[in-house]
């Protein structure tokens, strides 16, 4: 150098055949429970969905290329 896999909230991962408002769990804040902690419960915040550029009435989702990361191969 060629091929391929991944890139989504602080992690860890879901996500439909492209169609209103992108979730779970952990964590984190608040409250309530307690004498106090913890654990449970209940509410909340947190997301340019790596980036740019096409297609499309409409792109996390298709395509192209660039970055970032894992593997094969020479």
């Nucleotide at each position: 150098g060629g091929c391929g896999g991944c890139g989504u909230a602080g992690c860890u991962c879901a996500g439909a055949u492209g169609g209103u408002u992108a979730g779970a769990g952990c964590g984190c804040g608040g409250c309530a429970c307690u004498c106090a902690u913890a654990a449970c419960g209940c509410c909340g915040a947190g997301g340019u969905c790596a980036g740019u550029g096409g297609u499309u009435c409409a792109a996390u989702c298709c395509c192209a290329c660039u970055c970032g990361u894992c593997g094969c191969u020479a």
Transfer RNA from a Patescibacteria group bacterium, 74 nucleotides, folded computationally.
The organism belongs to Bacteria candidate phyla, within Bacteria.
The same sequence occurs in records of 4 taxa.
It matches the Rfam family "tRNA". By type it is a transfer RNA.
The RNAcentral record of the sequence draws on ENA.
Its mean pLDDT, the model's own confidence on a scale to 100, is 80.